[in-house]
This is a predicted structure of a 1406-nucleotide RNA (small-subunit ribosomal RNA) from uncultured Owenweeksia sp. The source organism's lineage runs through Bacteria, Bacteroidota, Flavobacteriia, Owenweeksiaceae and Owenweeksia.

RNA sequence: ACACAUGCAAGUCGAACGGUAACAUGAGAGCUUGCUCUUGAUGACGAGUGGCGCACGGGUGCGUAACGCGUAUGCAAUCUACCUUUUACUGGAGAAUAGCCCUUGGAAACGAGGAAUAAUACUCCAUAGUAUAACUGAAUCGCAUGGUUCUGGUUAUUAAAGCUUCGGCGGUAAAAGAUGAGCAUGCGUCCCAUUAGUUAGUUGGUAAGGUAACGGCUUACCAAGACUUCGAUGGGUAGGGGGCCUGAGAGGGUUAUCCCCCACACUGGUACUGAGACACGGACCAGACUCCUACGGGAGGCAGCAGUGAGGAAUAUUGGUCAAUGGACGAAAGUCUGAACCAGCCAUGCCGCGUGCAGGAUGACUGCCCUAUGGGUUGUAAACUGCUUUUAUAUAGGAAGAAACCCUGAUACGUGUAUCAGGCUGACGGUACUAUAAGAAUAAGGACCGGCUAACUCCGUGCCAGCAGCCGCGGUAAUACGGAGGGUCCAAGCGUUAUCCGGAUUUAUUGGGUUUAAAGGGUACGUAGGCGGAGUUUUAAGUCAGUAGUGAAAGCCCAUCGCUUAACGAUGGAACUGCUAUUGAUACUGAUACUCUUGAAUAUAGUUGAAGUGGGCGGAAUACGGCAUGUGGCGGUGAAAUGCAUAGAUAUGCCGUGGAACACCAAUCGCGAAGGCAGCUCACUAAGCUAUUAUUGACGCUAAUGUACGAAAGCGUGGGUAGCGAACAGGAUUAGAUACCCUGGUAGUCCACGCCGUAAACGAUGAUUACUCGGUGCUGGCGAUAUACAGUCAGUGCCUAAGCGAAAGUGAUAAGUAAUCCACCUGGGGAGUACGAUCGCAAGGUUGAAACUCAAAGGAAUUGACGGGGGCCCGCACAAGCGGUGGAGCAUGUGGUUUAAUUCGAUGAUACGCGAGGAACCUUACCUGGGCUUAAAUGUAGUAUGACCGGUCUGGAAACAGGCCUUCUCUUCGGAGCAGAUUACAAGGUGCUGCAUGGUUGUCGUCAGCUCGUGCCGUGAGGUGUUAGGUUAAGUCCUACAACGAGCGCAACCCCUAUUCUUAGUUGCCAGCGGUUCGGCCGGGGACUCUAAGAAGACUGCCAGCGCAAGCUGAGAGGAAGGUGGGGAUGACGUCAAAUCAUCACGGCCCUUACGUCCUGGGCUACACACGUGCUACAAUGGUAGAGACAGAGGGCAGCCACCUGGUGACAGGGAGCGAAUCCUUAAACUCUAUCUCAGUUCGGAUCGAAGUCUGCAACUCGACUUCGUGAAGCUGGAAUCGCUAGUAAUCGCGCAUCAGCCAUGGCGCGGUGAAUACGUUCCCGGGCCUUGUACACACCGCCCGUCAAGCCAUGGAAGCUGGGGGUACCUGAAGUCGGUAACCGUAAGGAGCUGCCUAGGGUAA
Repeated sequence: ACACAUGCAAGUCGAACGGUAACAUGAGAGCUUGCUCUUGAUGACGAGUGGCGCACGGGUGCGUAACGCGUAUGCAAUCUACCUUUUACUGGAGAAUAGCCCUUGGAAACGAGGAAUAAUACUCCAUAGUAUAACUGAAUCGCAUGGUUCUGGUUAUUAAAGCUUCGGCGGUAAAAGAUGAGCAUGCGUCCCAUUAGUUAGUUGGUAAGGUAACGGCUUACCAAGACUUCGAUGGGUAGGGGGCCUGAGAGGGUUAUCCCCCACACUGGUACUGAGACACGGACCAGACUCCUACGGGAGGCAGCAGUGAGGAAUAUUGGUCAAUGGACGAAAGUCUGAACCAGCCAUGCCGCGUGCAGGAUGACUGCCCUAUGGGUUGUAAACUGCUUUUAUAUAGGAAGAAACCCUGAUACGUGUAUCAGGCUGACGGUACUAUAAGAAUAAGGACCGGCUAACUCCGUGCCAGCAGCCGCGGUAAUACGGAGGGUCCAAGCGUUAUCCGGAUUUAUUGGGUUUAAAGGGUACGUAGGCGGAGUUUUAAGUCAGUAGUGAAAGCCCAUCGCUUAACGAUGGAACUGCUAUUGAUACUGAUACUCUUGAAUAUAGUUGAAGUGGGCGGAAUACGGCAUGUGGCGGUGAAAUGCAUAGAUAUGCCGUGGAACACCAAUCGCGAAGGCAGCUCACUAAGCUAUUAUUGACGCUAAUGUACGAAAGCGUGGGUAGCGAACAGGAUUAGAUACCCUGGUAGUCCACGCCGUAAACGAUGAUUACUCGGUGCUGGCGAUAUACAGUCAGUGCCUAAGCGAAAGUGAUAAGUAAUCCACCUGGGGAGUACGAUCGCAAGGUUGAAACUCAAAGGAAUUGACGGGGGCCCGCACAAGCGGUGGAGCAUGUGGUUUAAUUCGAUGAUACGCGAGGAACCUUACCUGGGCUUAAAUGUAGUAUGACCGGUCUGGAAACAGGCCUUCUCUUCGGAGCAGAUUACAAGGUGCUGCAUGGUUGUCGUCAGCUCGUGCCGUGAGGUGUUAGGUUAAGUCCUACAACGAGCGCAACCCCUAUUCUUAGUUGCCAGCGGUUCGGCCGGGGACUCUAAGAAGACUGCCAGCGCAAGCUGAGAGGAAGGUGGGGAUGACGUCAAAUCAUCACGGCCCUUACGUCCUGGGCUACACACGUGCUACAAUGGUAGAGACAGAGGGCAGCCACCUGGUGACAGGGAGCGAAUCCUUAAACUCUAUCUCAGUUCGGAUCGAAGUCUGCAACUCGACUUCGUGAAGCUGGAAUCGCUAGUAAUCGCGCAUCAGCCAUGGCGCGGUGAAUACGUUCCCGGGCCUUGUACACACCGCCCGUCAAGCCAUGGAAGCUGGGGGUACCUGAAGUCGGUAACCGUAAGGAGCUGCCUAGGGUAA
């Protein structure tokens, strides 16, 4: 490992050679005295021949899953230049060739021809052995091939080179060493089985060739082998190791820097040279690309150092020096060296240092915060004072790294080697370091502050903007966003992102699980494998111990030392848990041999059963057929209809046919490996159990792959088909009903044969073995007969101890304690899906992912809530009754609509005659218009005035504006009081938020509940108590109980009322006495009524029955009242983000010549309509008229008003009494009499007209009342719905608050008359307790499932289009090795040429 401009990175040797292009010196010559020429003579040296090197050093990680790497061995199967040691030799001869010279081609690269020449280049001859080849002897060693020694013996063959200063340096042969290389082998070395079979030179042999060497390395022949589930072959990915990061370790991840090995050098192939290469800066060929070109042809390879372009999130200078270390050549000087040493760039990392230190409180100013006259914080921080000078700056000095080679000299000694002394040599660099000078001078940032996690406040924003690692934050009070102040943590860094390990025992060897959370195969048999009873012998493979070798260095660790310290470096040690060899030990495992009987099996005798397979037989029932009796329905359902039936059904009787299933026995039973198996009987087959001993002698257990069996449904072929019955048809139900129900009905269900191979195939619990408290059933055996009794074996159930378990639970039939083997699991979804493979006729089965997506999914248990779940109980909840509403008219409230405004709020129950207990103005908050800028009240302080008030006039709708008249008091004369005016300060808002709040209120609900302390139970949430059995109106009470007590609620205590007594008698009362105007009016009286204080009384106290008790029952007794006597007040914990910011209060926000405030007029009273609540009616139980009787509770002085007069009347004018048990205040229904006589009426009174009265400033919008007249709807009210259980409903009037008056038929009270009904709790509604299910907890108004638009950004599919990679077959085939070869060259060796095999590449094909 993309392409590369430019420069450099491998040369050197003249002491091998021929020589002389350049430079220098010398010599010579010419002369123009400083130039030219000549001369290899010298130093040297371009190009050339030759030698050595170029295979080292440097780079990169493409390829490679391999003896590539690591480790340990072997080579008796090998080579090794330079270096070291030893031995021997170095004789002779010859032919060329480059350079040089001449000629010549080409643009260039590069050649071609001729002539002459040298060598340590080349060739030939001689000599030679521990060389090579052939034959051959002896000894000895080795597991074998075979090795070693006697340098055994004989024969044949092969060598050399010179240079020289004569010292030497070279050369040749041989042996050995060292170094380096090659080969072979054991073990280790990633993922995928959705890769299971692979292989023809393949495996082996023989022979030959080839290699340094073994070998199918190659060729010929022969044989048919070789590898593989202990994972071959194939695919994917990857250089390996020392090491590095992490971790307690075991492990996991990784292969940067440094070291070792390998591979590669543009891509592919090939060989040459050489000791070594199939060669990074060599060659040849092919291909792609780039460049030059005169178009003919050529050149090139930075994964060397710098550098450029491109790519990318991203990575540096076209630097200096060979001074040191190392390398090549050389005898050496020396030359070369982008190796190396240095410098440059980068906070990339590690280490060290600094940015100051001390003092300094009025705790300064600013900033920020607050509960804001004032505090807190920033903060000793600053200012200010004193001190120091690292670093930076300036000046001066200034290293170590250097010792060699070499030169000079000396010594040993003799022309050379060794040693010593002196001299020469620094890129870094004027660098490190040192000294001096002045001066706090030159030097701090980043992230964070909700929890995890150290660090908090304000403002802005308002589900926006944004944050976010996880949980999550933000919708008007954000410690979570943004800013600020403050703080925290690190610090020349700080944060973010990516990746790895850890935490994660969350893949579990150390160290997990499988009933219900994910997970036991549907079951059995059985192969490989794993594991395996007792005793003895031998061995020593595993195991344990010792020793030896190795485990490179660096790194880690320890010690010491060197740079001022540290990082860093040096030295030594330890370690490297491994592998190999060897010696020993023998308990355990293995192996070996011999025994044993308890595991296992067999035999004998019994016994058991719905065990299996195949025959035979049986009765009941359904259906059908025939005959008969008999008639009009049958059948079916919640109710019906479809259907059947007068052609005779259903029903009944008899006979017959056919198929399927076997009532009772029958069980919580039995058998079987599981699925599963049921009438009776026969045959065959299998199994279990028991007893007795006998036989074999570990023969056993488990079980991947495999084989067999395997419900139902389904499939194939052929039968069969009574009943049942998918599909289908019809009828119903329903909004619909492709369902549930009904009537029919085909496959199927049945049989034979063959497939399928799955189920909630479940005990959701694999098989086997052993051990471990008890209680109680059932089945089959045994023990002499027994269904006795106590045992025993095998099975099958329930309860339970310990233990286990998250709990539920389990508990000798374990889910306990242990052992062996197998299977399976690793968050949810996607998905048991896709693709692939395999099985199947098909349906489909088996095996079995990923992308993507979520922050959960899940288990067990708890408390609630809920259920068209269950049980118990209550309530005018239903039922039984009475009266209403809903229909009419009117009143009133609401919605809607309208409007300038119709102010606002309340909206299922729990809004709608509600806030409002009283809108003509006011109220009033709304609208129109006109004004004011501070109104009113109060306070403080100040100023000036003496008025203010009042009266009156003008404008105006008024508010308001303007004018006129009038004008203080007291006084000690200092002043004080009063009054308004004015100034300043403190306003005001019915504007928003009831989802920021207080307070108040509604509702569940006057329902009986809601809790606590201690104890106990539970890992815990929590439970118990509070449940249970009774009882009650009641968690009321009793009994029981791991509970015992307590609190808030219930009840009681409070008020009214019902009875009595005592006390007290005025305004109340009047029995008796007296008087009387006949009125308790008066005298009197307290007896009575009454008033208002106190007391009594009722407690299931007594009796009877029932009951343990609580208590219940009784027309019980007594009593005025009887079981809460009746009524009221009283409303637990809490729920509804319920209502109210418009009663009031209040946080925040908003308005300030207005959203404040004053005034006029209008509006809140509108009106096609809808609803709620009421009134009056529709009439005779009534209307009208007349006469007559009986209450209670209240109110009253701007009041109630007797009485008199006037008026038809409302009322008016007079006028007593009463601040009230004294005065005022007709009760009505009712009774009696009369009349009306069933009609839109003598019912009903709306509406309208006219005339009035009263209140009030004012009755038009918009008051009430009176009189006369008018006389509407309405004849008892659809669906539906409300109230009420006794002095109640119904009905009848009376009073009060508010209030000038009143729209009051409303509200709150009072009394009069005065019923009916309740069998009962099935149902509707609401509630309480217990229990049950739950996927709900915002709690069923919950949760939750599926479909649907448009589009094509992402993913997938798609007719097609296009590119890349791999394998196979055939054709062609470069360079090149090897082989063959008569003609050309050469004396020859050999070469050229031609040719054969192989092959890179190219082409074609599916």
Model confidence (mean pLDDT): 82 of 100.